[in-house]
């Protein structure tokens, strides 16, 4: 570190160490000495995995072994289209895409 996919509008603490910048990037906007960020503990959730049960294509429940999350929708935005609004800059919704995350698989 590529490439394939499947998700991203729910959900999680009044706890304990530690002490400066966190929210990936851009342009916003926000969170932070009343302690962010990050570690731990404790939570959340059900991808992979394990049972069961039904059916053969899967579905459904239960578990919590391996990951993951646990401040705002991925915090909004970034690129097209397309509707509406404006004299026009431009805003304002809708969809799709790009970027990014996190699970499986492969190289």
């Nucleotide at each position: 570190c590529u490439c394939u996919u499947a998700u991203c509008c729910a959900g999680a603490g009044u706890g304990g160490c530690a002490g400066a910048g966190g929210g990936a990037c851009u342009g916003g906007c926000c969170c932070g000495a009343u302690g962010a960020c990050g570690c731990c503990c404790g939570g959340c959730a059900a991808c992979c995995u394990u049972u069961c049960u039904u059916u053969u294509a899967u579905a459904g429940a239960a578990a919590a072994g391996g990951u993951g999350c646990u401040a705002a929708u991925u915090c909004c935005u970034g690129c097209a289209a397309a509707a509406c609004a404006g004299a026009a800059a431009u805003g304002u919704u809708u969809u799709g895409g790009a970027a990014g995350a996190u699970g499986a698989g492969a190289g």
SAM riboswitch aptamer (S box leader) from Sutcliffiella cohnii, 107 nucleotides, folded computationally. The RNAcentral record of the sequence draws on Rfam.